[in-house]
Molecule: transfer RNA
Organism: uncultured Clostridia bacterium
RNA sequence: GCCGAAGUGGCGGAAUAGGCAGACGCACAGGACUUAAAAUCCUGCGGUGGCAACAUCGUACCGGUUCAAGUCCGGUCUUCGGCA
Numbered sequence: 001g002c003c004g005a006a007g008u009g010g011c012g013g014a015a016u017a018g019g020c021a022g023a024c025g026c027a028c029a030g031g032a033c034u035u036a037a038a039a040u041c042c043u044g045c046g047g048u049g050g051c052a053a054c055a056u057c058g059u060a061c062c063g064g065u066u067c068a069a070g071u072c073c074g075g076u077c078u079u080c081g082g083c084a
Stems, first nucleotide, its partner, number of pairs: 001083007010026003019067001028044005046057004060076005
């Protein structure tokens, strides 16, 4: 240099003929149980603003297509693999 694959909450990792983003697990927080803990069970858990209700933003980054994009198209960055 060329070719291919991947990038999603704190972490792992789902969602593919485009249709509620974050299932599930771990971690964390609150509660139940216990003399106390562990284990187990219940609930919650992306960011920002807000007392709350709620609003708004969010799939590496920048654009495009579309009523609608994590998903399709173009470019860029990073990582991994292959070829030279």